Small-subunit ribosomal RNA, 5' domain from an uncultured rumen bacterium, 506 nucleotides, folded computationally.
The RNAcentral record of the full RNA draws on Greengenes.
Its Rfam family is "Bacterial small subunit ribosomal RNA".
Context: one part of a larger RNA
This record gives sequence, structure tokens and C1' cells, in this order.
RNA sequence: GGACGAACGCUGGCGGCGUGCUUAACACAUGCAAGUCGAACGAGGCAGUUUCCUUCGGGGAAUUACCGAGUGGCGGACGGGUGAGUAACGCGUGAGCAAUCUGUCCCGGACAGGGGGAUAACAACUGGAAACAGUUGCUAAUACCGCAUAAGACCACGGAGUCGCAUGGCACUGAGGUAAAAGGAGUAAUCCGGUUCGGGGUGAGUUCGCGUCUGAUUAGAUAGUUGGUGAGGUAACGGCCCACCAAGUCUGCGAUCAGUAGCCGACCUGAGAGGGUGACCGGCCACAUUGGGACUGAGACACGGCCCAGACUCCUACGGGAGGCAGCAGUGGGGAAUAUUGGGCAAUGGGGGAAACCCUGACCCAGCAACGCCGCGUGAGGGAAGAAGGUUUUCGGAUUGUAAACCUCUGUCCUUGGGGACGAAACGAUGACGGUACCCGAGGAGGAAGCCCCGGCUAACUACGUGCCAGCAGCCGCGGUAAUACGUAGGGGGCGAGCGUUGUCC
Repeated sequence: GGACGAACGCUGGCGGCGUGCUUAACACAUGCAAGUCGAACGAGGCAGUUUCCUUCGGGGAAUUACCGAGUGGCGGACGGGUGAGUAACGCGUGAGCAAUCUGUCCCGGACAGGGGGAUAACAACUGGAAACAGUUGCUAAUACCGCAUAAGACCACGGAGUCGCAUGGCACUGAGGUAAAAGGAGUAAUCCGGUUCGGGGUGAGUUCGCGUCUGAUUAGAUAGUUGGUGAGGUAACGGCCCACCAAGUCUGCGAUCAGUAGCCGACCUGAGAGGGUGACCGGCCACAUUGGGACUGAGACACGGCCCAGACUCCUACGGGAGGCAGCAGUGGGGAAUAUUGGGCAAUGGGGGAAACCCUGACCCAGCAACGCCGCGUGAGGGAAGAAGGUUUUCGGAUUGUAAACCUCUGUCCUUGGGGACGAAACGAUGACGGUACCCGAGGAGGAAGCCCCGGCUAACUACGUGCCAGCAGCCGCGGUAAUACGUAGGGGGCGAGCGUUGUCC
């Protein structure tokens, strides 16, 4: 000198764009943050229409729109948060999988025949304070289960071909075995779905080369440990797991242990080499009160799912139950320190749906904070009697100083009146922001300047007070009676809605 997610002191007019718990991965009141589909299904409710009965109160049937607990489907594995753990194939980079999977999506081939038994809802009864649960009875489906059909799918056996980096891969073929399906809407056309196979895409899993902080005042570490055979398990390779067998494996090119730490694109600095950092934004990873576990599923060992255990909090009729903000706000606490319990789904994107649409604290906006960067303003021109006042003085003056007053203007910002968007796509409709930005008119210099410094480094000097006191200070050093170094004043210098100080990095 530059930089900052900064803080502190003094000061503070406006706008745009960003940023905002770095500490306690501390505890959390309250609200919201993941639903949706009635065009999968059977009940139910409400309203309307038609019709039948009627004791004129109403009741029954059909149908239409709407609501909707339950069964069922898809989605809750994305999006959002945090950085605790992790020195690791975690990340980065480059290869591999002949050792793999992939819902929805795209392309292509083939198919959907015929049956069955349940169950929630509901009703009745029962237990319980509640959470909730049980028994009996009824019912539907794109829920569930057999049967048929079966290819180039899968399984095991055989033949012959071709290719490869080993195990081996690919295509052809013979005979055998195994496994499918669902319907809905519509007058219909048709559309949306279903099953199976192949290919693609996307996503994921896994292996390897290289790189990835400090300590040797850590030198040995290791028993599923290292390898083999066999079995199991997985989508898949593998001590991943198990039985048996062998005795290996890593290490001074730093094993093991200990400390610290999420990694990267990037960011800061620097001429560069390098050094430092990993806030915001983007990619990957890990975690979701602590520890463990699996279920469902294409995908989880699952933040707002389940089970068990622990700590904590809450309810309780003491028998038993409920909860998890490192989602958005917000509260307490900690701290030098970090915001609103706001608006909207209008846009972008996501989930569901045929669609209308619904949901979306993702997101888009607004609020707060000079926290940062950038821009603008606090007026412009004229104006010497060089006014008054202040300061100083050698008492002549000098300086503040064209500064002010005064005159003539201007209208950025401001106030007020009027108009008023783009962002909306595809004709129309649809805007939270927002009566905002912007435009036009009017008003009036009116409402808007401070902070630090002035001994040298280092731009800027005098007076008074003080008297090694009070104090200053980044270093050198100032202060003990004329202090340009302390305090105040005048003057001056620097920067300016900021200026200084502290901290950290280069």
C1' cells in the first nucleotide's frame, strides 16, 4: 500500500447493486417450510335437476357439480440448512468396470386371454385419561394372488464361430425349465396409462495412477490382520462376511500414533514465482438431539419416515404417552458482533394432475444495518468598505478572507400536484414488487459535513495552560517554567458520508 462476512469510537443526506451468528453441531415457545391425483376405487356429505310416493312434515330412485376421511398411485432420496466428523479414493485430476444398477424421459419390437380370495373405509361392540388399540360383520379397485400365452429376457446343459488386456466377451444354434399385464376418460375417433425385451439419455455405485497440513520430544504397527480354497451376501468386484488352510501385510520414499482441518472451482495479495484463505456464488462429500438398526423403494440406511437405546423437554387419571429449527422467520443463551415471528406464487424452477388447478419460507420481492463497492448531493456566478467578530502582534499591521453580508441565477437530491411502465410468454386474461422506476408541472438555497492529523519518518505552526505533573506514543522519543510532541484555541494539512483505531492475511 492492498484486502475483510469484520468489530469499536466520533459523525451521518440520497440512490443502485451486493452482503449480514466467523462464537454454543447450545436449548428452543409459536406459525409456516411436501404434497397432489375423484380421469385408479368403494362409501359418505352438501347443493341443484328430473321422477315416483306422500299423512304435505317429508321419504325413495336416477343424475350433475362440489367437498372429501380411507384404499390405491406418484412425490416425500429433489429442493433448503450446516461443517460436527473426516488426513480418507473424502476431494481434485486422469483413466477403467469383460465386476454394475438406473423410476420418470426418448426411440424401436412384441403383448394385455381367463379367473380367484381378501381388506381398509363403514357398522356394531369393547378397552384406554390420552396416544391409540382390539373383536365381529359388509365392500371396491390401476391393491393382492393363482392359471394361460412367452421372445433375441433369465436359469442350467450341449454344439460350432468370432473377438479380446487375464478371469472372459459377443453373435448363431439344439433340447429343457422359469417369470407378465390394468385399466381409466370420451358418443366415438382417440388420448392417458399397463406388461416384457432391446437401444439411448440422465443419475448413481465401484476400482486404480498422481496430488492433498503439522509433529520423530510418535519407530515400530497389524489376528479378519495378509493371501488362498470353498460357501454366503450384494445391482456389482472384494475378508464385505463365514469355515478351513498358509504366515503373511505396512514401515525411515515416515507406517502407527497424536494434533489440526470438510475438499475444490475460486477469493486476497504479489511484476511474477510464491504466500494466505475456502464467507457469498457453483461442484463434490459428510451430518440432521447422541449412538445403533433395518423397512419401503428405481433410488435412503432417509432433516420435517419407522424401530431400539441414552440424555433432555412436555402431557398424564401414574397405567402410559409426545417431541427433535444445522428449513424460513422468531426466542433465550453465548459473544466485540450479525436482520423481519413481512408480501407473493406475477416471473424462474420443482412435485402431483389429462387439464383446470393445488402445493412450494426453493425462488422473486419488500423491511432492518454506511457492513462493502459504485454514483450523486450538501449549491453556482459575481462580490473589497478587504465589514464585524475571532486569533495574533514588534501595536504599524497580519490572518481568518471572496470567506460572509449583498446581487444575479440554477433545481441534482427534496416537497407537492398530474401521468405512469418493462418485467407477461401465444390473441385475450394474469404483476407480489408498486402507484415503484421513469416523465411533466410547481415550490424554494431552502432540509443535508464530518473525522483524523500538524517533532522526524509524513503533507501541515502559532498562542495560552501545565511544569518528569497531567498526559502522549507505530518507531525514534516528548513533558523537570517560553513544549511546533501533553490540554485548549486560532490557523493549516489529509480524506470526505465518512474518518480514525483494533484484529487478521499478502